């Protein structure tokens, strides 16, 4: 100076005018009564005001309502190991694997020697293998020829029966792999090495490693985001939940259910527990207000633990709550311009989406001191 | 805002233990007709919404993402 990893901040700033929404404050006016509050409007002042994703709704909880959230199938997840956590399918760490020359990054990463299915086309053969082509006739068997004294017996050629996974082809895939040996030819049939599997020891909480020792010639080919096995988890609904107050109508028909029971909470089912008429459809009314609504697993600062995720302390600080539903508009300056995209109960993560600009670590490659 | 479904041919829809995908209607050629429609014969059409995965092989299973549609108030 070039490439390049990995984490963090940040998401125009500042002034001035107008302008919108909640809270508070203190002023008019106006109802209401319990005669000093309390609702209600206008206007004043004043504090505060969208994200890093407010999102997709893909997990996980808090909160609400249904047993206090019960038990047994059934169905869903989730899947190396240990730790964090309110919890998780999230983070950390650590092992295994693969990919980078390195900083690092990525991985649905239990089990097909309990069992059941799948493998279409090609090909001989596709699941306790399988003989197309090729390579062999030692042995046993039959035919010719020839030697030999006829039988027997030997050599040679050929045949069928056979060996035979070394070498062609075929497919994703054909039952370890190099070499020596050995055979008719071959072949873990030996043997040596590698490589795989069991066992013991050793180090690690463990998952899991090993210049270790011994056993086995290697059997139990792939597929579980195929049924399945095994471990762990998991009640359902959702703030349009729940709760009050108020207006209003026809407390209306239809259909199944139904008394040792049945039905609703309750979701497929059996038990249990509460409750005693309930569920479907269809048709009437209101479409008003309060409340759940925001201080919370909350923020950031210091000290401490811990490799880390993360806890524990202590003092601070309040930081949106609309409900036709805000957060905006113009001007000036700063090289000034800019993505994506807007709170709806509320957190904790995961996936997407995104112009840039700043900071810190670290790695490879050049050069020059 | 919260819940649940779907996307396969020009339209409408089938497609289950993954093995190369159809109907029916419209197109299009031919016939028949003086022409057209009707009939009647042949025949073409799919990146199976998109990407990445799992697999020897994905419309079918897993994951994301995109577009679309539908339900949900109180009161008796």
């Nucleotide at each position: 100076a070039g490439a390049g990893u990995c984490g963090g901040c940040u998401a125009g700033a500042c002034a001035a005018u107008c302008g919108c929404g909640u809270g508070u404050a203190a002023u008019u006016a106006c109802a209401a009564u319990u005669u000093a509050u309390u609702g209600u409007a206008a206007a004043u002042a004043u504090c505060c005001g969208a994200g890093g994703a407010a999102a997709g709704u893909c997990c996980g909880g808090g909160c609400u309502c249904c047993a206090u959230a019960g038990g047994g199938c059934a169905g869903a997840g989730u899947g190396c190991c240990a730790g964090g956590u309110a919890a998780c399918g999230c983070c950390u760490g650590g092992g295994c694997g693969g990919c980078g020359c390195g900083a690092g990054c990525c991985g649905a990463c239990g089990g097909c020697c309990a069992g059941u299915g799948c493998a279409g086309c090609a090909g001989a053969g596709a699941g306790c293998a399988a003989a197309c082509c090729g390579c062999c006739u030692a042995a046993g068997u039959c035919u010719a020829u020839g030697c030999u004294u006829u039988u027997u017996g030997c050599a040679u050629a050929g045949a069928a029966c056979g060996g035979u996974a070394a070498g062609g082809g075929u497919g994703a895939a054909a039952g370890g792999g190099u070499g020596c040996g050995g055979u008719a030819a071959g072949a873990g049939c030996g043997c040596a090495c590698c490589g795989c599997g069991c066992u013991a020891c050793u180090g690690g909480u463990a998952a899991c490693a090993g210049u270790u020792a011994g056993c086995g010639g290697c059997a139990u080919g792939g597929u579980a985001a195929a049924c399945c096995c095994c471990a762990c988890u998991c009640g359902g609904a959702g703030c349009a939940a729940g709760g009050c107050c108020a207006a209003a109508u026809a407390g209306g028909g239809a259909u199944c259910c139904u008394a040792c029971a049945g039905g609703u909470g309750c979701g497929g089912c059996c038990c249990g527990c509460a409750c005693u008429g309930g569920a479907u459809c269809c048709g009437g009314g209101u479409a008003g207000g309060c409340u759940g609504c925001u201080u919370g697993a909350g923020g950031g600062c210091u000290g401490c633990g811990g490799u880390g995720a993360c806890g524990c302390a202590g003092a601070c600080c309040c930081c949106a709550g609309a409900u036709g539903a805000a957060u905006g508009a113009u001007u000036g300056u700063c090289u000034a311009c800019g993505a994506c995209a807007g709170a709806a109960c509320c957190c904790g993560g995961c996936u997407u989406a995104u112009c840039g600009g700043c900071c810190g670590a670290c790695u490879c490659u050049c050069u020059u001191u | 805002g919260g819940g649940c479904c779907g996307u396969u041919a020009g339209c409408u829809c089938a497609g289950u233990c993954g093995g190369u995908a159809g109907a029916g209607c419209a197109g299009c050629u031919g016939g028949c007709u003086u022409u057209u429609a009707a009939c009647c014969a042949g025949u073409u059409u799919g990146u199976c919404g998109u990407g990445c995965g799992u697999u020897c092989g994905a419309u079918u299973c897993g994951c994301a993402c995109a577009c679309g549609g539908c339900c949900c108030a109180c009161c008796a």
Predicted 3D model of RNase P RNA and transfer RNA as a complex of 445 nucleotides. Model confidence (mean pLDDT): 77 of 100. It holds a member of the Rfam family "Bacterial RNase P class A". By type it is a ribozyme.